[in-house]
């Protein structure tokens, strides 16, 4: 240099193909219950400009540019 693929909560990720309900699980974090205390269990809670900029659309995490960051081939 060239192709491809990933980037969404603190962490691992679902959702994008096929635009459209309030952006969602799991772990962790924090409060409660329980216990002499921790842990476990069980209950709630909080956290996000979906990696950035532009554009298409009534409407964009999902489509279309471009550019960042990471990878895996090729050369």
């Nucleotide at each position: 240099g060239g192709u491809c693929c990933c980037g969404u909560a603190g962490c691992u990720c679902a959702g994008c193909c096929u635009g459209g309900u309030u952006a969602g699980a799991g772990c962790a974090a924090c409060g409660g219950u329980c216990u002499u205390a921790u842990a476990c269990a069980c209950c709630g809670u909080g956290g996000g400009u979906c990696g950035g900029g532009g554009g298409u659309u009534c409407a964009a995490a999902u489509c279309c540019u471009c550019c960042c960051g990471g990878g895996a081939c090729c050369a």
A computed fold for a 75-nucleotide RNA from a Candidatus Iainarchaeales archaeon, annotated as transfer RNA. It matches the Rfam family "tRNA". By type it is a transfer RNA. The sequence is in RNAcentral, with records from ENA. Its mean pLDDT, the model's own confidence on a scale to 100, is 81.